[in-house]
A computed fold for a 99-nucleotide RNA from a Gammaproteobacteria bacterium, annotated as c-di-GMP-I-GGC riboswitch aptamer.
The organism belongs to Gammaproteobacteria, within Bacteria.

RNA sequence: CAAGACAAAGGCACACUUGUUGAAAAACAGGGUCGCAAAGCCACCGGUCUAAAGGCGCGCUGCAGGAUGCAUCGGCCCACGACAGCGGAGCUGCCGAGA
Numbered sequence: 001c002a003a004g005a006c007a008a009a010g011g012c013a014c015a016c017u018u019g020u021u022g023a024a025a026a027a028c029a030g031g032g033u034c035g036c037a038a039a040g041c042c043a044c045c046g047g048u049c050u051a052a053a054g055g056c057g058c059g060c061u062g063c064a065g066g067a068u069g070c071a072u073c074g075g076c077c078c079a080c081g082a083c084a085g086c087g088g089a090g091c092u093g094c095c096g097a098g099a
Stems, first nucleotide, its partner, number of pairs: 001098001004095001011036002016031006034085001040091002044088003047083003054077003058074002061071004
C1' cells in the first nucleotide's frame, strides 16, 4: 500500500416480539439473529414511505339561507416528517492471507 479469505480478534442486527414515544411513516430501549467489510456517521442529489398541520373549481350528509357559506365524514394534493439495512456524493474507521 492492498484484493476482501473457509483466517483471527471483535462489531452491527432484518423479520418477529415486549415496553415507551409519535397522527402516521418510523424511532429509542430489551429480547432475537435474516443478513452485513463500512449494516459506522451524514437527508446534499435521486428514490421510497407517511400525511397530523396546510390546501382543494372534489363527493356525501346536515345547518343556514338565496347562492353561496359553515360543519361532519370521505377523496385528492402536499414535507417542513421518516428511511443511511434503496442507489449516489461527502466524512471517519478495525482486521488483513499478500506486495
Model confidence (mean pLDDT): 84 of 100.